This is a predicted structure of a 116-nucleotide RNA (c-di-GMP-I riboswitch aptamer) from Thalassotalea mangrovi. The sequence was found by an Rfam model in a public genome assembly. The prediction has a mean pLDDT of 84.

[in-house]
RNA sequence: GCUCGUCCAAGGCAAACCUAGCGAAAGCUAGGGACGCAAAGUUACCGGUCUAAGGGUAAUUGGUUUAUAUAGGUUCAUGGUAUAAAUCAGUUGCUUAUGACAGCGGGACCGCCGAG
Numbered sequence: 001g002c003u004c005g006u007c008c009a010a011g012g013c014a015a016a017c018c019u020a021g022c023g024a025a026a027g028c029u030a031g032g033g034a035c036g037c038a039a040a041g042u043u044a045c046c047g048g049u050c051u052a053a054g055g056g057u058a059a060u061u062g063g064u065u066u067a068u069a070u071a072g073g074u075u076c077a078u079g080g081u082a083u084a085a086a087u088c089a090g091u092u093g094c095u096u097a098u099g100a101c102a103g104c105g106g107g108a109c110c111g112c113c114g115a116g
Base pairs, nucleotide, nucleotide: 002116003115004114005113012037013036017032018031019030020029021028022027035103041109042108043107045106046105047104048101049100050099054096055095056094057093058092059091060090061089062088063087064086065085066084067083068082069081070080
């Protein structure tokens, strides 16, 4: 230096779940806890997966304004009813990462002990 993890030492990390906090969520942080891990160390570069607050879009509900139509009436309309358009708000579906996952695979960087 390369390959490997059969053997030794020092040890390391910590899934699910629980508690607290953060976040719209995915998820993250801290403590407890161990399913596992020889890179379960670091990194969203490539693929993939998760989420969808905000944006887009469709449907739908309601408000406001305008226009048109219409009914009744003793009178009055800035009123009633219906439809359409514009606009605002709510709900639901679809879509979207600028949000996440390194314990999904690949790449990059760094590294303990040992064996050959």